[in-house]
Molecule: c-di-GMP-I riboswitch aptamer
Organism: Pseudodesulfovibrio sp.
Order: sequence, then structure tokens, then C1' cells
RNA sequence: GUGGAGAAAAGCCAAACCUGUUGCGAAACAGGGACGGAAAGCCACGGAUCUCACGGAGACAGCCGGGUUGCCAAC
Repeated sequence: GUGGAGAAAAGCCAAACCUGUUGCGAAACAGGGACGGAAAGCCACGGAUCUCACGGAGACAGCCGGGUUGCCAAC
């Protein structure tokens, strides 16, 4: 340097729920909070689920698959 299971260490993210705000809504954002996560970082390409003003449009990446980037490191 390359690959790298996930042991240790340093850290990281943040479910449900509560408060405020936005939205018709699913839901999202901020604060609190931790069920969990080894990509629970990012992407709406495929499928699933959900919403609606249902010709269609949207939500969701912590549902599954795929793409892409990354910390430490047994070996």
C1' cells in the first nucleotide's frame, strides 16, 4: 500500500415516544430521548409498503435488492 472478518479502542448514527414548525396527507425538519445499527452515510434504479387534489403525483434509504463513498482494524 491492497484486501479485510468485526476483537479492541476512538468515536459516529438514532427507533418508539414527547414538544414546536411545515405539508391535504404519508411524512420531513429542529430540540429532547435511546430501541437498535458495522455503513441505521448518500442515491428513488428495481420491488414491497404507505399517502393524496388519484389521467398521475408524492412519502419511504432504520423494508428488501442494487449503485456509490468512508473510520479503526484481527488476519